[in-house]
Context: one part of a larger RNA
């Protein structure tokens, strides 16, 4: 000066407590481990690893392993020599690569040659998801959106070093006030920034419809009042009034307002730590590989299966299941698409095809929920695994190992030890909807 104390003092935080709802038990998905295995590629391992990398493993992806292949290479540069390129047919093989035959003979050109692409052939070189994240940029995670770390001059101290930044008070905040040998000042905090809440101005399609006419139907006139969508602004600052406090910063209450004291979420993450991750996203340093640890292809694996653990689904029912009938959103996708209407099938599809480059068509039913019916407490009309049967669909190609769809099976499971998570407000439960990456 720091850690550190089962030292003291102020204070924070879903940290207790107080509640709700879960996990842990069943099943099933998905990820670890671990066994297996020719391989089950590799890396993540307490919080901060395990629905993580991977925003999609049937080929491919792919790096793993059987096999069959290549050796200036699948890929760069540069030299030499030939042929344009390239497209077609046989034939051998599982392909991957051989072999034979035909077809073309273009572009520039100062007629030498070029350029672009192919195939040979020598050497320079190329590859390498090989190690090392404990040699490394770069990123990213956690502490932590916690309130902190630091600096220039002074000034004290032999120096490490301290003062500033301690203190009294305040706060979400080292946020502000106040005192003070310390003045200033930087990185952080606050704000500037994007949504969401209220208005007003403008704008009038393809959106909306009070009045007025029209229609099946905002369908057409029309209207621009509401909705709603664009944009531009105003609004919130403890401003204001009371009280409280040291006349301060500030607290508490109240009025105003759509909204109150950071309005609500989110982006934004200081110095640093942990030799955290990550050479396998890129990058690179040094060590290794160089007819191989490199490259190419078929076929397998990454999907295995006594078990162990994390994270979800689904239930274990009557605040429910199931029938019938009826209402309500949001936000977003779509031309290599999205696909209506009709028509066909018990569906899952499947035939024809209209619109739509979209506030125009369309993916589209929203579902919890409301009315009516029927189950009456049962392993049932709860639960749906598994199982076989018959079918769709995408794909060269569903057996390893894809996803849906009918009949027909109908398991475990009656609220779950020990222990343990999440959540303070439009949040906790709970109910559906959309979409992106890969893409057949």
């Nucleotide at each position: 000066u720091g850690a550190c104390g089962g030292g003291g003092g102020c204070c924070c935080g879903c940290a207790c407590a107080a509640g709700c709802g879960g996990u842990g038990g069943a099943g099933c998905a998905u990820g670890u481990g671990g066994u297996u295995c020719a391989a089950u590629u590799c890396g993540a391992u307490g919080c901060a690893a395990a629905g993580c990398g991977a925003a999609u493993a049937a080929c491919c992806u792919u790096a793993c392993u059987a096999g069959g292949g290549c050796u200036u290479g699948a890929c760069a540069u540069g030299c030499c020599g030939u042929g344009a390129a390239u497209c077609c047919u046989c034939c051998c093989g599982a392909a991957a690569g051989a072999g034979a035959g035909g077809a073309g003979u273009g572009c520039c050109u100062u007629c030498g040659g070029g350029a672009a692409c192919g195939c040979g052939g020598a050497c320079a070189c190329a590859g390498a998801u090989g190690g090392u994240g404990c040699a490394u940029g770069g990123c990213u995670g956690u502490c932590a959106u916690c309130a902190g770390c630091u600096c220039g001059u002074g000034c004290c101290a032999u120096a490490a070093g301290g003062u500033g930044u301690u203190g009294g008070g305040u706060u979400a905040a080292g946020u502000c006030c106040c005192g003070c040998a310390a003045u200033g000042a930087g990185c952080g905090c606050a704000a500037c920034c994007c949504u969401c809440g209220u208005g007003u101005u403008u704008a009038g399609u393809u959106g909306c419809c009070a009045g007025c006419a029209u229609u099946g139907a905002g369908u057409u006139u029309g209207g621009a009042a509401c909705c709603a969508u664009g944009a531009a602004c105003a609004g919130a600052c403890u401003g204001u009034c009371g009280g409280u406090g040291a006349u301060a910063a500030g607290c508490c209450g109240g009025a105003g307002g759509a909204a109150g004291g950071u309005g609500a979420g989110g982006a934004u993450g200081a110095c640093g730590a942990c030799a955290a991750g990550u050479c396998a996203u890129c990058a690179u340093g040094c060590c290794c590989c160089u007819u191989a640890u490199g490259c190419c292809c078929u076929g397998g694996g990454u999907g295995a299966c006594a078990c162990a653990c994390a994270u979800g689904c689904u239930a274990c029912a009557a605040u429910g299941a199931c029938c019938a009938g009826g209402a309500c959103a949001a936000a977003g996708g779509g031309u290599c698409g999205u696909g209506a209407c009709c028509c066909u099938g018990c569906a899952a599809g499947g035939g024809c095809a209209a619109g739509c480059u979209a506030a125009c068509c369309u993916c589209a039913a929203a579902a919890a929920c409301c009315u009516g019916g029927c189950c009456u407490c049962a392993g049932u009309u709860c639960g749906g695994a598994u199982u076989g049967c018959a079918g769709g669909c995408u794909g060269c190609a569903a057996c390893u190992c894809g996803c849906c769809u009918g009949c027909a099976u109908u398991a475990a499971g009656c609220c779950g030890g020990a222990a343990u998570c999440g959540c303070u407000a439009g949040u906790a439960a709970u109910c559906g909807u959309c979409u992106a990456u890969a893409c057949a």
Molecule: small-subunit ribosomal RNA, 3' major domain
Organism: Picea glauca